[in-house]
Context: one part of a larger RNA
RNA sequence: CACCGCCCGUCACGUCAUGGAAGUUGGCAAUACUUGAAGUCGCUGGGCUAACCCAUUUAUUUGGGAGGCAGGUGCCGAGGGUAGGGCCGAUGACUGGGACGAAGUCGUAACAAGGUAGCUGUACCGGAAGGUGCGGCUGGAUCACCUCCUU
Numbered sequence: 001c002a003c004c005g006c007c008c009g010u011c012a013c014g015u016c017a018u019g020g021a022a023g024u025u026g027g028c029a030a031u032a033c034u035u036g037a038a039g040u041c042g043c044u045g046g047g048c049u050a051a052c053c054c055a056u057u058u059a060u061u062u063g064g065g066a067g068g069c070a071g072g073u074g075c076c077g078a079g080g081g082u083a084g085g086g087c088c089g090a091u092g093a094c095u096g097g098g099a100c101g102a103a104g105u106c107g108u109a110a111c112a113a114g115g116u117a118g119c120u121g122u123a124c125c126g127g128a129a130g131g132u133g134c135g136g137c138u139g140g141a142u143c144a145c146c147u148c149c150u151u
Stems, first nucleotide, its partner, number of pairs: 003114001005111001008107002011104001013101004018096003023091006031083005039076001041074004047069003052065004117138009
């Protein structure tokens, strides 16, 4: 390897990651209510009590007080239960587009005035590229004119 060029999108096939999703499932921290072990502390303590105090008896006796103990109870309290939420993850019928792929299907939108100049915001429409309306831009070809710059 140069118009027998380049190139756009739908569709079909394959691979990969990813979004949505009824539901299923796991984790994390907390909230409300409830239950509440051990233990400290407070209250109580009619039951028990050798040491200290008082009284009493012939007596190693008896009575009382202080103190202590068991028991009861309140606050705090690990943990458990119930409930509705929060955050994070896994999975998920189905579904949305994306990237890539030698080759495939349909058309031909763009690149030359690309055969309706193109691009653009927006609205509507259409298998698809896209089309049409309104507004904007020239990064439009051609023809004519004007202004400026260079030679």